[in-house]
């Protein structure tokens, strides 16, 4: 000293919660010993049982017990004593409790009108006499407490009488007032009665401070004060009669609820806030109300009397009793202690004294309840033991820790010594002093001596054995020290807040292990702090909660400038208090400490002198600048009344005139042929005042708008003159307060809540339309509220500017009006310091100050209940509480949405081409079957997808057979050295299992050594298409080839962030230029790179052949690269070269950059392909592989047969063929490309209608092989289920493959389905494209290919344009989203749970 939670992230408000302290505590685990110290907070409940206030024989009479003595045994005597009574002092102290008291009850400071037994001092007396009474005796009643009547007796009891220093009284002469003895050694003491004084103590009176509520505002009749009297110890209505009407009260009377107060106590830096155990000082109470006696003192805790409620005796007539005393019980309660021990110490009553009593007190015991001490061992000790935990398996850690060795002895046990606390009084003895004749006595001192301890044989010393008898509790996600493993699986449980747990949990539960503390340690509960979150110190209302709707104005608060007084606050000094104890501080005593003992400080206060006079109050005087007056002036929707004008809407009446009028998106209700709209003219009626008119202007706010009169308020400006502080704010209070609204009368033209019809809708009690009633207009009279808002109380005063605008007034301009300077009020924008948490405000403050008012203290529950005033009613106005949340909020920043804007792309639409949805097959799926149809992909971005080939296999599935170091790897260990191989048998579906035979390795140091290879056998292991893609890693999809996405310095903001990356143009592009608090980078765009279009050049075999030769063919034209030859051409493949907006006009900011143009093959990215930024989806993949965790191990791993992945009411995706004449079918004649080929590709030639065979040349390939079809010529069909379609099935083959039942594919013959162009609604494509058309190739025996990747060949329409659909960029706004609109979010119902009520019943 702070710290956690609100958000994605910030900054503020703002609550919530936590860290410390302390407790008369309680609980939960544990528990060794000592000191001080505390201990019924609850039932002021009720209490057995025992004690807790006795005492004095030196006051009486006396003598029941008990001791001595004597004794006739009946009894007597003594006084050692002493029951019971008489009497005296004490029970009014002590010692409990906190019910009640909100009061002079307590705290402080102060006062007058008073008591005081005992105690000190001083003064005077203490003389002489009566009559009684208890006990006791005698009888009597009663059950029993008790009580009656006789009778006898004493006193320090009780009465007179005497005296009277003194006192009281007083009319000043006077009255009037005690007394008690006792002991005794005769002297003394003790005591009595009077009066005064002191000491202490008490009654009584007061300023002052002393809890909460106004949802308590008016109380009061003895009430308030007189006067008289009573009454008191003593002042008052303390009482009582009269008289007067007073008194308290917003500075809070009265009522209610709370509760003893205080010194202290805990907390806090203090202020303060809580709180009043223990110990002190007051006060109240003593079963419960009440009431007087008694006495110096009471209305009396262990006193009386009365009622009362309990209990408890009883003979039922009656009677006893009061633990809030110390002990103890019940009871309530989460809780609170021995029915101990002593008067030895301190203290108190009584006595002359011994002594007595004392439950006050001392002291013991029970409780860790608290504070202190002190122990549970020290020191050495690495093999880092064992064991437990952890692990990357190397090791690490408990941990010198422990064993072990070598000490010490607190505590606690045993023995033994052994204290202070004891000081008196008493008693003997000696001595001094007084009294005295006296060395008796007596008194009084000193000195020796005796003699007294509850605790307690305690505490303290010493010895004596032996580490021996002695550690836990809590915590370990963050706050907040302290981290790993197991199990567990929104369960079980945690949890002060914030959150933790749904299969890798440091948060739950155990263990290791750390961290804390330690005879304790968590844990509830209270309480202060922190919390500046009630703010005096020390806080706020523009938007976070908060300015009253506005004015006038009462108390109240606070006030300009100067002089005098005075001293109220203020300030200094001095006394008195300010109990002790505590606190501090300093010394001392218990071994230290708690703990005591002593001395100083402090006690912040209050009082009372004294003094100071600047402020401040009061009295007083004076000023003029604050406020107001008077005189001139203009400006204005400022009120109020009364009156008037046109326009414009309806309406009536006429008049012209016809079929529609009016409404809306679009229509319908609705008027109109009984004549509407629409038009002319008359008329009538309410209501509002266009244009001027303007962030113009008036008002205090609400509000105020056609002209015009009357009255009438305030502002402003100039100039002079008065007054002389007269002022500012104002709780309460009055006055005005928009619309709605009531209420009584009027008016009612339009408009219009409610209402009715039409619509629109899933519906629509609505938005839209036709009518329409109250209202709205006026007059009188309530209401009293608004987003009554500038979300900003009122006054004043200070503090940089700029430009508008209303009014006025002054200057200059020769004069006048404008511009134009200047002042003065008002009313905007913009902005500086300053402030503000940001927005923002900024001389009209939200700056800087001063005065006063109102108003707030987390949300929700509520501006609700209840209670009040107010209203005619709606209501208003004032205002909570349960119980609930950990937040609600407010600026702000970045995203992301928006059926918000703005700009802009994209086959996105729009123009067009062809498709798909409909039909047949094909394939994928999703559904259903199944023993099993393995798995996985599920909107774009799954579904011709993993799968570039599921008859076995592949294969993960299911049946069923088999094996168990395993089909695969590595090491150990045994055996063989021949295993391996090889040929068989048997049994089987195989697989396997059982068996025969045949074969028999290299090296060497010669050891069966070593390698090698099998085979056994167990032990580590192998296996796992088992689970998690939400544990991962790598790889892909999508947005998206969209043009974004970012850093570094700097600069801007408290920050989160911003700037850059915005703007202004360009751009296919964050692409590039210009600007500019930026300036530079970097990942993306592009470009580099592949291939396509031109040309050039090198290179010519396998390719080419234009010219020369030759050769072969053919009658000839010609053909044939065949051959020399040659590379000219075309091609191949390898190097250049070509485009760069380079040239030129325009447009354009002398830019970028367009737009036309020249030349070019090709022209603004020339086509195409790779290339995929930061990130998004917990996307997709453990079944490609890798891989943590987890389950399986004769099995969920391996094998090997068979079946299944191909099943089939059904649905949907992708396709292929069609439906036909831009066809089909037949012949017939041309043109590619890219490729691929040895277990291959296969030519010629021959077979066969074919699919295919024979066959075998060529070729490892620019040489061989394999190579087109639409097209283009001609014939035929002539719109039809056809010479379309070609499905389905029957029959006969071929081909591969062990092996075409399930379940290949091709081929011939026959068959010859559905389909005539496809609903809603949907898909691709912008040029060599879509379309159309064949053709290659990967998997692969073969094939389900109509699938995919690729290649040529033919070759098009269209794009006006960017509303609008989808999707994307950039800028801006809005936001209560941030899991981000697939969001957030409200109410009803339906369960459950709380709180608080009703209630049929049932209970005490």
């Nucleotide at each position: 000293a702070g710290a956690g939670u609100u958000u994605g992230a910030u900054c503020c408000u703002g609550g919530c919660u936590c860290a410390g302290g302390a407790u008369g505590a309680a609980u939960g685990c544990u528990g060794g010993c000592g000191g001080c110290g505390u201990g019924c907070c609850u039932a002021a409940u009720a209490c057995a049982u025992g004690c807790a206030a006795g005492u004095c024989g030196a006051g009486c009479g006396g003598u029941a017990a008990g001791g001595c003595c004597c004794u006739u045994c009946g009894g007597g005597g003594u006084a050692c004593a002493c029951g019971a009574g008489c009497g005296g002092c004490g029970g009014a102290c002590g010692g409990c409790u906190g019910a009640g008291u909100a009061a002079c009850g307590c705290g402080u400071g102060g006062g007058a009108a008073c008591a005081u037994a005992c105690c000190c001092c001083a003064a005077a007396g203490u003389g002489a006499g009566g009559g009684a009474u208890a006990a006791c005796c005698u009888c009597g009643a009663g059950a029993a407490a008790u009580c009656g009547a006789g009778g006898c007796u004493a006193a320090u009891a009780c009465c007179g009488c005497a005296u009277a220093u003194g006192g009281u009284c007083u009319u000043c002469g006077g009255a009037u007032u005690a007394a008690a003895g006792g002991a005794u050694u005769u002297a003394u003491c003790c005591g009595c009665u009077u009066u005064g004084g002191g000491a202490a103590u008490g009654g009584c009176c007061u300023g002052c401070g002393u809890a909460c509520g106004a949802u308590u505002a008016g109380a009061u009749a003895g009430u308030u004060g007189g006067u008289a009297a009573g009454g008191u110890a003593a002042u008052g209505g303390c009482u009582u009669a009269c008289c007067a009407a007073g008194u308290c009260g917003a500075c809070g009377a009265u009522c209610g609820u709370u509760a003893a107060c205080u010194g202290g106590u805990c907390u806090g830096a203090g202020a303060g806030g809580a709180u009043g155990a223990u110990c002190a000082g007051u006060c109240a109470g003593a079963c419960u109300g009440g009431a007087a006696c008694u006495g110096a003192g009471a209305c009396a805790c262990g006193g009386u009397c009365c009622a009362g409620a309990c209990u408890c005796c009883u003979a039922c007539g009656g009677g006893a009793g009061g633990c809030a005393g110390c002990a103890g019980u019940a009871a309530g309660g989460a809780a609170u202690c021995u029915u101990c021990c002593a008067c030895a110490a301190u203290g108190g009553g009584c006595g002359a004294a011994a002594g007595c009593c004392u439950g006050a007190u001392g002291g013991a015991g029970c409780a860790a309840c608290g504070c202190c001490g002190c122990g549970u061992g020290a020191a050495g000790g690495a093999u880092g033991a064992a064991g437990g935990c952890c692990c990357u398996a190397g090791g690490g850690u408990c941990g010198u820790a422990a064993a072990c060795u070598u000490c010490u002895g607190u505590c606690a046990g045993a023995a033994g010594g052994a204290a202070a606390g004891a000081a008196c009084a008493g008693c003997u003895c000696a001595u001094g002093g007084g009294c005295g004749a006296a060395u008796a006595c007596c008194c009084u001192g000193u000195g020796a001596g005796u003699u007294u301890g509850a605790c307690g044989g305690u505490a303290c010393c010493u010895u004596c054995a032996g580490a021996g008898g002695a550690a836990g509790c809590c915590a370990c996600g963050g706050c907040u020290a302290a981290c790993u493993c197991u199990g567990u699986g929104c369960c079980a449980g945690c949890a002060g807040c914030c959150g933790c747990g749904g299969u890798a949990a440091u948060a739950c539960a155990g263990a290791g292990g750390u961290g804390g503390c330690g005879a304790g340690c968590g844990u509830u509960g209270u309480u202060c702090g922190g919390a500046u979150u009630u703010a005096c110190u020390g806080g706020g209302c523009g938007u976070a909660a908060a300015g009253g709707g506005u004015g006038c104005g009462u108390a109240g608060g606070c006030g300009g400038u100067u002089g005098c007084g005075u001293g109220u606050g203020u300030c200094a000094g001095a006394u008195g208090u300010g109990a002790a104890a505590g606190c501090c501080c300093g010394g001392g005593g218990c071994u230290c400490a708690a703990c005591c003992c002593c001395g100083g400080g402090a006690c912040u206060g209050c009082a009372u002198u004294u003094g100071a006079a600047a402020c401040u109050g009061c009295g007083u005087g004076a000023c003029u600048u604050g406020a107001g007056u008077a005189u001139c002036g203009g400006a204005g929707a400022g009120g109020u009344a009364u009156g008037u004008g046109g326009a414009a809407u309806u309406c009536u009446u006429a008049g012209u005139g016809u079929a529609g009028c009016g409404g809306u998106g679009a229509a319908a209700u609705g008027c109109g042929u009984a004549g509407a709209u629409a038009u002319u003219a008359a008329g009538a009626a309410g209501a509002a005042c266009a244009c001027c008119g303007g962030c113009g202007g008036c008002g205090a706010a609400a509000g105020c708008g056609g002209c015009a009169u009357a009255c009438u308020g305030g502002a402003c400006g100039a100039a002079u003159a008065c007054u002389g502080a007269c002022g500012c704010u104002g709780a309460g209070g009055c006055a005005c307060g928009a619309a709605a609204g009531c209420c009584a009368g009027g008016g009612g033209a339009g408009c219009g809540a409610a209402g009715a019809g039409g619509a629109u809708u899933a519906g629509a009690u609505a938005c839209c339309c036709u009518c329409g009633u109250a209202g709205u207009c006026c007059u009188g009279g309530c209401c009293a509220u608004a987003a009554a808002c500038g979300g900003u109380g009122u006054a004043c005063a200070c503090u940089u500017g700029g430009u508008g605008u209303g009014g006025g007034c002054g200057g200059a301009u020769u004069u006048a009006a404008c511009c134009c300077c200047g002042u003065c009020c008002g009313u905007g924008c913009c902005g500086g310091a300053g402030c503000a948490a940001a927005c923002g405000u900024g001389u009209u403050a939200a700056g800087u100050g001063u005065a006063c008012c109102g108003c707030c203290u987390g949300g929700g529950g509520a501006g609700u209940a209840c209670g009040g005033u107010c209203g005619c009613a709606a209501g208003a106005c004032u205002a909570a509480a349960a119980c609930u949340c950990a937040a609600a909020g407010g600026a702000a920043u970045u995203g992301a949405c928006g059926g918000g804007g703005g700009c802009c792309c994209g086959c996105a639409c729009a123009a067009g081409c062809g498709g798909u949805g409909g039909a047949g097959c094909a394939u994928g799926u999703g559904g259903c079957u199944u023993a099993a149809u393995u798995c996985g992909a599920u909107g774009c971005a799954a579904c011709g997808c993993g799968a570039a080939g599921a008859a076995c296999c592949u294969u993960a599935c299911c049946u069923g057979g088999a094996c168990u170091u395993g089909a695969c790897a590595u090491g150990c260990c045994c055996g063989u050295c021949a295993u391996a191989c090889c040929c068989g048998a048997g049994u089987g579906a195989a697989a396997g299992c059982u068996u025969g035979g045949g074969g028999u390795c290299a090296g060497c140091u010669c050891g069966g050594c070593u390698g090698g290879a099998c085979g056994g056998u167990g032990c580590a292991c192998a296996g796992g298409u088992g689970c998690u893609g939400c544990a991962u890693g790598g790889c892909u999809g999508u947005c998206g080839u969209c043009a974004g996405c970012u850093c570094g310095u700097g600069c801007c903001g408290u920050g989160a962030g911003g700037u850059g990356u915005u703007g202004g143009g360009u751009u296919a592009a964050g692409u590039c230029c210009c600007g500019c608090a930026a300036c530079g980078a970097g990942c993306g765009c592009a470009a580099c790179c592949c291939u396509u279009g031109u040309c050039u050049u090198u290179a010519g075999u396998u390719g080419c052949c234009a010219g020369c030769a030759g050769g072969g063919a053919g009658c000839g034209a010609u053909c044939c690269g065949c051959u020399g030859g040659g590379c000219a051409c075309u091609c191949u493949a390898g190097a250049g070269a070509g485009a760069c907006u380079g040239c030129c006009u325009c447009a354009g900011u002398c830019a970028a950059u367009g737009a036309g143009g020249a030349g070019g093959a090709a022209g603004g990215u020339g086509g195409g392909g790779a290339u995929g930024a930061c990130g998004u989806c917990a996307a997709g993949u453990c079944u490609g592989u890798a891989u943590g965790g987890u389950c399986c191990u004769u099995a969920u791993g391996u094998u090997c047969a068979g079946g299944g992945c191909u099943g089939c009411a059904c649905a949907c995706g992708u396709g292929c063929u069609a439906c036909a004449a831009u066809g089909g079918a037949c012949g017939g004649u041309a043109c590619a490309a890219u490729g691929g080929g040895a277990a291959g590709c296969c030519a010629a030639a021959c077979c066969g209608c074919g699919a295919g065979g024979u066959g075998g040349a060529g070729c490892g390939a620019a040489u061989c092989c394999u190579c087109a079809a639409a097209a283009c010529c001609g014939u035929c069909c002539c719109c039809a289920g056809u010479u379309c379609g070609g499905a389905u099935u029957g029959g006969a083959g071929u081909c591969u493959g062990c092996a075409a039942c399930u379940c290949g594919a091709c081929u011939c013959c026959a068959u010859g389905a559905a389909g005539c162009c496809g609903g809603a609604a949907u898909c691709g494509c912008u040029a060599g494209u879509a379309a159309a058309g064949g053709g290659a190739c990967a998997u692969c025996a073969g094939c389900u290919a109509c699938g995919g990747u690729c290649c040529c060949u033919u070759g098009a329409a269209u794009a006006c344009g960017u509303u609008c659909c989808c999707g994307g960029g950039c800028c801006u706004u809005g936001u209560a989203c941030a899991c981000a609109c697939c969001g957030c979010c409200c109410g009803u119902c339906a369960c459950a749970u709380c709180a608080u009520g009703g209630a049929a019943g049932c209970u005490g």